[in-house]
Bacterial RNase P class A from a Pseudomonadota bacterium, 289 nucleotides, folded computationally. It matches the Rfam family "Bacterial RNase P class A". Rfam describes the family as follows. Ribonuclease P (RNase P) is a ubiquitous endoribonuclease, found in archaea, bacteria and eukarya as well as chloroplasts and mitochondria. The RNAcentral record of the sequence draws on ENA. Taxonomically the source falls in Pseudomonadota (Bacteria, Pseudomonadati).

RNA sequence: AAAGUCGGCCAGGCAGCCGCUGCCGCACAUGCGGGAGAGGAAAGUCCGGGCUCCACAGAGCAGGAUGACGGCUAACGGCCGUACGCCGUGAGGCGAGGAACAGGGCCACAGAGACGAGCGUAUUCAGUUACGGUGAAACGCGGUAACCUCCAUCCGGAGCAACACCAAAUAGGCGGACGAUGACGCUGCUCGCCGAGUCCGCGGGUAGGUGGCUUGAGCCGGCCAGCAAUGGCCGGACUAGAGGAAUGGUUGUCCAUGACAGAACCCGGCUUAUCGGCCGGCUUUCCCG
Repeated sequence: AAAGUCGGCCAGGCAGCCGCUGCCGCACAUGCGGGAGAGGAAAGUCCGGGCUCCACAGAGCAGGAUGACGGCUAACGGCCGUACGCCGUGAGGCGAGGAACAGGGCCACAGAGACGAGCGUAUUCAGUUACGGUGAAACGCGGUAACCUCCAUCCGGAGCAACACCAAAUAGGCGGACGAUGACGCUGCUCGCCGAGUCCGCGGGUAGGUGGCUUGAGCCGGCCAGCAAUGGCCGGACUAGAGGAAUGGUUGUCCAUGACAGAACCCGGCUUAUCGGCCGGCUUUCCCG
């Protein structure tokens, strides 16, 4: 230098104007000012957990998932390490891996014969004995569990439209009072008319509203323990929280022609999509000293 391999990071920048959703402050009835406002996958909803409600004495059956050994973790089907197998010159990548004397099933092609006892050739009193080219396996203590099965371990169900609280109108429910000896209404009072309900209270549910809602098994930096995953300690920042759902539009300029893509309770993973670029470790080959 080229090719490769593994890991990490960025995801148009800056400025002006006009908007939208929360928060804070001042005014105080709708204004002013300040500050914040999508991702590495927010996606698929495929695993695991938190949280909420329902169910639940204990044990078992059924069903599902996982499967080397050791470790990490809240947990996992995830991650790390080691061994083994395969691929690669190598860095490295991939791996669905317990049990085949508990039982059942299956064994392509080739081969005369392929699953459990028979078959071919030779031989013997006798399926008695010997051999059998092919094939992964051949006359068996074979293979296959990416077939059933067995063993071990784990697993209750539904999901924020969960769930909790406040709570109209109308209708219906319960309780009380008055009422054919005329209530209520016309009508404030008396008379008159009308003729069967009227009034009060309570509780449930609906509309609507509020909470759940974002400070977190989280993030950044340093040190320590550990091969690592990871853990501990110290310091720092607060970084969307809407709810028919904001995160946008436009102008200028620069690099360039900016990919995949948009939160909806939260978190740890896996998988999938992705223009272009940066950084680092390592490998192979070539060149120069």